[in-house]
The RNA shown here (Bacterial RNase P class A) has 355 nucleotides and comes from a Calditrichota bacterium. A source record names the gene rnpB. The RNAcentral record of the sequence draws on ENA. The model forms 94% of the base pairs in the Rfam consensus. The coordinates come from a structure-prediction model, not an experiment, and the mean pLDDT is 76. Taxonomically the source falls in Calditrichota (Bacteria, Pseudomonadati).

RNA sequence: AAGGUUCGCCGGGUGAUCGCGCUUGACUUCGGUCAGGUGAGGAAAGUCCGAACUUCAUAGAGCAGAGCGCCGGCUAACGGCCGGGUGUGGUAACGCAACGGAAAGUGCCACAGAAAAAAUACCGCCCGCAAGGGUAAGGGUGAAAAGGUGCGGUAAGAGCGCACCGCGCUUCCGGUAACGGAAGUGGCAGGGAAAACCCCGCUCGAAGCAAGGCCAUGUAUACCGGGAGUCCGCGCGGCUCGCACGGCACAAAACCCGGUGGGUAGGCCGCCCGAGGGAAUGAGUAAUCAUUCUCCCAGAUAGAUGAUCACCGCCCGCAAGGGUACAGAAUUCGGCUUACAGGCGAACCGGAUUU
Numbered sequence: 001a002a003g004g005u006u007c008g009c010c011g012g013g014u015g016a017u018c019g020c021g022c023u024u025g026a027c028u029u030c031g032g033u034c035a036g037g038u039g040a041g042g043a044a045a046g047u048c049c050g051a052a053c054u055u056c057a058u059a060g061a062g063c064a065g066a067g068c069g070c071c072g073g074c075u076a077a078c079g080g081c082c083g084g085g086u087g088u089g090g091u092a093a094c095g096c097a098a099c100g101g102a103a104a105g106u107g108c109c110a111c112a113g114a115a116a117a118a119a120u121a122c123c124g125c126c127c128g129c130a131a132g133g134g135u136a137a138g139g140g141u142g143a144a145a146a147g148g149u150g151c152g153g154u155a156a157g158a159g160c161g162c163a164c165c166g167c168g169c170u171u172c173c174g175g176u177a178a179c180g181g182a183a184g185u186g187g188c189a190g191g192g193a194a195a196a197c198c199c200c201g202c203u204c205g206a207a208g209c210a211a212g213g214c215c216a217u218g219u220a221u222a223c224c225g226g227g228a229g230u231c232c233g234c235g236c237g238g239c240u241c242g243c244a245c246g247g248c249a250c251a252a253a254a255c256c257c258g259g260u261g262g263g264u265a266g267g268c269c270g271c272c273c274g275a276g277g278g279a280a281u282g283a284g285u286a287a288u289c290a291u292u293c294u295c296c297c298a299g300a301u302a303g304a305u306g307a308u309c310a311c312c313g314c315c316c317g318c319a320a321g322g323g324u325a326c327a328g329a330a331u332u333c334g335g336c337u338u339a340c341a342g343g344c345g346a347a348c349c350g351g352a353u354u355u
Base pairs, nucleotide, nucleotide: 003349004348005347006346007345008344009343010342012312013311014310015309016308017307018306020039021038022037023036024035025034026033027032041326045337046336048335049334050333051332052331053208054207055206056205065204066203067202068201069200070084071083072082073081074080085099086097087096088095089094100199101198105197106196108192109191122139123138124135125134126133127132147165148164149163150162151161152160166188167186168185169184170183171182172181173180174179212269213268214267215266222260223259224258225257226256227255231247232246233245235243236242276295277294278293279292280291281290282289283288313324314323315322316321
């Protein structure tokens, strides 16, 4: 160098014409018009966690259910992030981990195998004439077989004895801790699996912006007050007369006027200044935090954020030409996960290969 590891960032540009949402200002015949500003993402996605906010519920405690589970720190909170430990993969940089308990109890461990866990002996070895007994070294089965290697020992063997390794316990040392190290001690705890039930510790009320609040035309219905003999309502397009139909006889029904209540259509709020973005400095290994300065950065409601053209960039192609990722806000934040053409930057690694 090629290759690899870990972080961070970008993810089309410029111009013209037409068009849309929000907003500010001016003008207005109140319908709008003109001018200015602004208008999707790193994931806006999946809706998987955690919160804010809202309504409902709620004395306390417990049961049930769900989630989490090495240690320390960060955070509003978290199942997230950072640092560390242990285990494990990689030559390494570094990656990955449902990483409490199997000595509380119950159950499970296919096939093979003598035996799958307070059990057993198929072949073998030894003793014995045999019957029978001893043994668990060697063979064989299996994903897994009651510590491993070696020496001694023995009839043959066996932690039966010893050395080293492993394991348990005790003490000391280092560390906030997880844990690590050293010394001593015990011949050795009875296999695996808790992503089986279970046990232990900690956390958890429910539903979601279609939450929820306000205004409220019309219609239907309910209630209250008032009105009418000089009748009332309604139809004949409107008005007057007239005619038809219906209603009531003095306030019951119906009708008319006013009000209350209700809350459909519609409108407004919630709704965008926020656990906010950027820069510098400081504390910290880091996540993160503090201070100062600075910026205002979509709020639509069936959903605006677009379309066309030209030139340039990038990719494929000899050229003509073609292509230009994943994707698109819907109450708002913090995470996780998933998708993503192509490109840029920084730090780090060194087994094999080539120079």